[in-house]
RNA sequence: GCCUUCGUAGCUCAGCGGAAGAGCGGGAGUCUUCGAAACUCAGGGUCGCAGGUUCAAAUCCUGCCGGAGGUA
Numbered sequence: 001g002c003c004u005u006c007g008u009a010g011c012u013c014a015g016c017g018g019a020a021g022a023g024c025g026g027g028a029g030u031c032u033u034c035g036a037a038a039c040u041c042a043g044g045g046u047c048g049c050a051g052g053u054u055c056a057a058a059u060c061c062u063g064c065c066g067g068a069g070g071u072a
Base pairs, nucleotide, nucleotide: 001071002070003069004068005067006066007065010024011023012022013021018055027041028040029039030038048064049063050062051061052060
C1' cells in the first nucleotide's frame, strides 16, 4: 500500500431504514439503630468525522480518522 472487521451513555454491548435501549458503575430515595444487600426513581448520547441516497439514516453508499486482524 491493499483486503476484512470494529467505532452507539463513564465501562461492556444490543439495535441493521420509521429515528436510541439494556446490564454494570455513579446520583437520589425506600428499607435499617447505622451500614451492606434488595427494591424504586431520575439523569446522562452532535450514534467517530464529513458528504451523498431517501419523505425519513445509528442502519444504505463514498471519502477521511482511529483500533484490531490478514497479505507482499